[in-house]
């Protein structure tokens, strides 16, 4: 320095132009327990890595930077 990739909830990801952005795990409440765990039912929790464009509409497609990984010199 070039070429690929990835970047979304606290953690691991899903969603690839239009429903309201979701799923487990983790937190909290609640209910079952003596009590803890399990089970079950709920709640919170996202400026979709920044900025710009393209479109009636963008996490999704383009440029551009940033972060990280993997490859070549």
């Nucleotide at each position: 320095g070039g070429g690929c990739g990835u970047g979304u909830a606290g953690c691991u990801c899903a969603g690839g132009g239009g429903c309201u952005a979701g799923a487990g795990c983790a937190u909290c409440c609640g209910c079952u327990u003596u009590a803890c765990g399990u089970g079950c039912g709920g709640a919170g929790a996202g400026u979709c890595g920044g900025g710009g464009g393209u479109u009636c509409g963008a996490a999704u497609c383009c440029c551009u930077c940033c972060a990280c990984g993997c490859u070549c010199a």
This is a predicted structure of a 73-nucleotide RNA (transfer RNA) from a Planctomycetota bacterium. The source organism's lineage runs through Bacteria, Pseudomonadati and Planctomycetota. It matches the Rfam family "tRNA". Gene Ontology term of the family: triplet codon-amino acid adaptor activity. The family's RNA type in Rfam is transfer RNA. The coordinates come from a structure-prediction model, not an experiment, and the mean pLDDT is 83. The RNAcentral record of the sequence draws on ENA.